[in-house]
RNA sequence: UAUUGUCAAAGAGGUUGCAACCAACAUGAGUCACAUAAUUGAGUCCGCCAGGACAUUGAAGUUAUGUAAAAGGGGAGGUUGCCGAAAAGGUUAGCUGGCAAGAUAACCUUUGGGCUAGUGAUUAAUAGUUACUAGACUGUCGCAAGUUUGCGGUGCGCUUUGAAAAGU
Repeated sequence: UAUUGUCAAAGAGGUUGCAACCAACAUGAGUCACAUAAUUGAGUCCGCCAGGACAUUGAAGUUAUGUAAAAGGGGAGGUUGCCGAAAAGGUUAGCUGGCAAGAUAACCUUUGGGCUAGUGAUUAAUAGUUACUAGACUGUCGCAAGUUUGCGGUGCGCUUUGAAAAGU
């Protein structure tokens, strides 16, 4: 000497960055459920099996009247923590009587960021979420041109600062 990599610290992308929590609001829904009356006459409910509960002292269904939810998810707002923030998928383990499903833990893989469209799944839902595909936008780095573009890559990345070491 900031040339190289290593370590550490601090930052940026976005006014829809990511996630959690809070209190209202809309939806869920005049639905589920309950009560009364009528009709009807053997099943109904818990995801399935097993098992259990209710039921001829009238199940389920239908009609009428009355009472009347909740969960999950949602848009905006507030607070907090952060920038693999976080999310998704797979495997294993235990939780459950078994399967399925669900959440938890560990490991591995993928994704820079949000948006739009199509198909599928989920859902009460055309909201939302999610998988795949496609598109433009944007951040950042590299290369080429030369002042504004093109191409390519993508987070264990990028920028700034510092430390020691190496090289010169």
Description:
Lysine riboswitch aptamer from Leuconostoc litchii, 168 nucleotides, folded computationally. The sequence was found by an Rfam model in a public genome assembly.